Predicted 3D model of a 358-nucleotide RNA (Bacterial RNase P class A) from a Bryobacteraceae bacterium. A source record names the gene rnpB. The source organism's lineage runs through Bacteria, Pseudomonadati, Terriglobia, Bryobacterales and Bryobacteraceae. Rfam family: Bacterial RNase P class A. Rfam links the family to the GO terms dimeric ribonuclease P complex, ribonuclease P activity and tRNA processing. Rfam's curators write: Ribonuclease P (RNase P) is a ubiquitous endoribonuclease, found in archaea, bacteria and eukarya as well as chloroplasts and mitochondria. The RNAcentral record of the sequence draws on ENA.

[in-house]
């Protein structure tokens, strides 16, 4: 300086003309304001709100699951521990020890049950396939689990001693395990003693332990309320039509049923909910950080199946000889914290190769 790769911010800029949605104003033409995103997505987890249920315990069922902390809460997010992978040093090599980067459903297997395919003598009240070794001419027969074999996985692991050959048999040291000090709020760490070591693995089988959880979901809910049918009350001899009045005709009641009033429940509409909030910037302070105090400053879509567009000036970056097309992903639906997953191209940090200069 290139290229790959991780991780973060960004997410074309800026006029004009003409419209759409909401809000204010207003002599209603008009003026002024505000109109998508980091994920609006998936609806996967926690909330707030709002109706319905709810004496108290237990029981089944979900779900979390090393410790602390941080939140309204979470399965989230910071630290911290343990444990595993790659590389690198340090040692001739390994075991080990240290650093860096990354993963991790990481509570119990001495409570029960259950499962461990093929291979293999044996897969868990053991056992001996080959081998070894003692005794035998040999077969048989005792010994052993060092080596081989199998297998994800076979009664710690290296070493020395020891054996007839072997074994924690025995000894170091490393690893379990139990008891003690110490350091840490804790998880867990460090020391010293005992003990030859107790016959595996799987709880992402059931199961046991500790914690937590009531259900539905803004089409949740709440108010205002129209005609029509239809209900309850009063009133009622009358009413209603032939164009206004009379007369007269017709209909329909005068027996419950017409008419006319009222009240009340439900639909059609309408209004709330509904956007000022666990808001947003910016600085202080405290903390390692997550996160939180305080001080300032700010209004940032809320409509109704629902707008958030269309043309076209310059720039910018893509593709194309050029005309000229394009500008990742993607589209609010009651809200707010997380996760997940998309995601051109530019910046910005870290790593890693390669390549040039000195």
């Nucleotide at each position: 300086c290139u290229u790959g790769c991780c991780g973060g911010a960004u997410g074309g800029g800026u006029g004009g003309c003409c419209g759409c949605c909401c809000c204010g104003u207003u002599u209603u033409u008009g003026c002024g304001g505000g109109g998508a995103g980091g994920a609006a997505a998936g609806u996967c987890c926690g909330g707030u709100c709002u109706c319905c249920a709810c004496a108290g315990g237990g029981c089944a069922g979900c779900g979390u699951g090393c410790c602390g902390g941080c939140u309204a809460a979470c399965g989230g997010c910071c630290g911290g521990g343990a444990g595993g992978g790659u590389c690198c040093g340090g040692u001739c090599a390994a075991a080990c020890c240290g650093a860096a980067c990354u993963c991790u459903a990481c509570g119990g297997a001495a409570a029960g049950u259950g499962c461990c395919a093929c291979a293999g003598a044996a897969a868990a009240c053991a056992u001996a396939c080959c081998g070894c070794c003692c005794c035998u001419c040999a077969c048989a027969g005792g010994g052993u689990a060092a080596g081989g074999g199998u297998g994800a996985a076979a009664a710690g692991g290296u070493g020395c001693g020891g054996u007839a050959a072997g074994a924690g048999c025995g000894c170091a040291c490393c690893g379990c395990g139990g008891c003690c000090g110490g350091a840490g709020c804790a998880a867990u760490c460090c020391g010293g003693c005992c003990g030859g070591c107790a016959a595996g693995g799987c709880a992402a089988a059931c199961c046991c332990c500790a914690c937590g959880c009531g259900g539905a979901g803004c089409a949740a809910g709440a108010c205002c309320a129209a005609a029509u049918a239809g209900g309850a009350g009063a009133g009622g001899a009358g009413g209603a039509g032939c164009g206004g009045c009379c007369c007269g005709c017709u209909c329909c009641g005068u027996u419950u049923c017409a008419c006319u009033c009222u009240c009340g429940g439900g639909u059609a509409g309408g209004u709330c909910g509904c956007u000022a909030g666990a808001g947003c910037c910016g600085g202080u302070c405290a903390g390692c950080a997550a996160u939180g105090u305080c001080c300032g400053g700010c209004c940032c879509a809320g409509a109704g199946g629902a707008a958030u567009g269309g043309c076209u000036g310059c720039c910018g970056c893509c593709c194309g000889c050029a005309a000229g097309g394009g500008c990742a992903c993607a589209g609010a639906a009651a809200c707010c914290g997380g996760c997940u997953u998309a995601u051109a191209g530019u910046c910005c940090g870290g790593c890693a190769a390669g390549u040039u200069a000195c």